A computed fold for a 348-nucleotide part of an RNA from a Thiobacillaceae bacterium, annotated as small-subunit ribosomal RNA, central domain. The organism belongs to Thiobacillaceae, within Bacteria. The RNAcentral record of the full RNA draws on ENA and SILVA. The coordinates come from a structure-prediction model, not an experiment, and the mean pLDDT is 90.

Context: one part of a larger RNA
RNA sequence: CUGGGCGUAAAGCGUGCGCAGGCGGAUGCUUAAGCCAGACGUGAAAUCCCUGGGCUUAACCUAGGAAUGGCGUUUGGAACUGGGCAUCUAGAGUGCGGCAGAGGGAGGUGGAAUUCCUGGUGUAGCAGUGAAAUGCGUAGAGAUCAGGAGGAACACCGAUGGCGAAGGCAGCCUCCUGGGCUGACACUGACGCUCAUGCACGAAAGCGUGGGGAGCAAACAGGAUUAGAUACCCUGGUAGUCCACGCCCUAAACGAUGUCGACUGGCUGUUGGGGACGCGAGUCCUUAGUAGCGAAGCUAACGCGUGAAGUCGACCGCCUGGGGAGUACGGCCGCAAGGUUGAAACUC
Numbered sequence: 001c002u003g004g005g006c007g008u009a010a011a012g013c014g015u016g017c018g019c020a021g022g023c024g025g026a027u028g029c030u031u032a033a034g035c036c037a038g039a040c041g042u043g044a045a046a047u048c049c050c051u052g053g054g055c056u057u058a059a060c061c062u063a064g065g066a067a068u069g070g071c072g073u074u075u076g077g078a079a080c081u082g083g084g085c086a087u088c089u090a091g092a093g094u095g096c097g098g099c100a101g102a103g104g105g106a107g108g109u110g111g112a113a114u115u116c117c118u119g120g121u122g123u124a125g126c127a128g129u130g131a132a133a134u135g136c137g138u139a140g141a142g143a144u145c146a147g148g149a150g151g152a153a154c155a156c157c158g159a160u161g162g163c164g165a166a167g168g169c170a171g172c173c174u175c176c177u178g179g180g181c182u183g184a185c186a187c188u189g190a191c192g193c194u195c196a197u198g199c200a201c202g203a204a205a206g207c208g209u210g211g212g213g214a215g216c217a218a219a220c221a222g223g224a225u226u227a228g229a230u231a232c233c234c235u236g237g238u239a240g241u242c243c244a245c246g247c248c249c250u251a252a253a254c255g256a257u258g259u260c261g262a263c264u265g266g267c268u269g270u271u272g273g274g275g276a277c278g279c280g281a282g283u284c285c286u287u288a289g290u291a292g293c294g295a296a297g298c299u300a301a302c303g304c305g306u307g308a309a310g311u312c313g314a315c316c317g318c319c320u321g322g323g324g325a326g327u328a329c330g331g332c333c334g335c336a337a338g339g340u341u342g343a344a345a346c347u348c
């Protein structure tokens, strides 16, 4: 470069926004850059190819023809792509009325429970395990009652449920704020899709400064177990877990399935809207989600199956045997830990 691919075999960037780029709805007019046709010019000779000719043949030499990816000029065409102009409303968006929601940020507040402290009652055990021991307790523990302190998390509701781009989000109240769905009308008039570089967000752990610290708990100590036991079990326990601000930027960041659009039988449950019918229970239709089963089709199979892995289009990312290796070197980023980009020798 070309081809074939990317749910599980290698392969979808963790997620979004988005400049350049690529691609782009309907109708009319126009243009003629792309595109198509004709003509002309050029495309040196030699070589290659074809047909002849010359050396007794061949190699070789030689004549003519053909060929020469193409390029330029010119004449014409106008379906398609592109450019220009005008118009349109099916894409996209705005206004208006409703609706649901753990979507985000800030502040406040509540009860249960654990722990600790104080006081009362009360006495010999408690705790723990497979069994024990370490540990706690006559300096009064555990139990129980009352009061207090403090931190963290929010049982039931709760769901096969909801919201969010993803990470993720859950007591209750208030304030600020993003998005979505839906209904009928009005408006804008292609304003769109995707997106290398870039920017933003990004669980947990980790890092910096300052707070906080109830429970839990890497490290660590002790007790057990064991041949050993740097473990599993037990008693303790520090970072951390929590808050503020600043970093880190990874993950089985998973649906292991990029985003957007179009099309292609159904059935069932459920969440949020809307509509029709019915006195009502309810039935039917429609739409946006979320699940289960399955026609056709696809698939190596498993399975997927209108939420596609079916049939197609647009754009991006990525793969190209295993190990070496997500390593080395270099660059960039980081306080560090490290991240990102990312080989080769060698070997099978």
Base pairs, nucleotide, nucleotide: 003320004319005318006317007302008301012316014201015200016199017198021194022193023192025088026087027086028085029084030083031082033081034080035077036076037075038074039073040072041071042070049065050064051063052062053061054060091191092188093187094186095185096183097182098181099180103177104176105175106174107173108172109171110154115149116148117147118146119145120144121143125136126135162169163168206247207246208245209244210243211242215241216240220236221235222234223233258315259314260313261312262311263310266293267292268291269290270289271288272287273286274285275284276283277282297304298303321348322347323346330341331340332339333338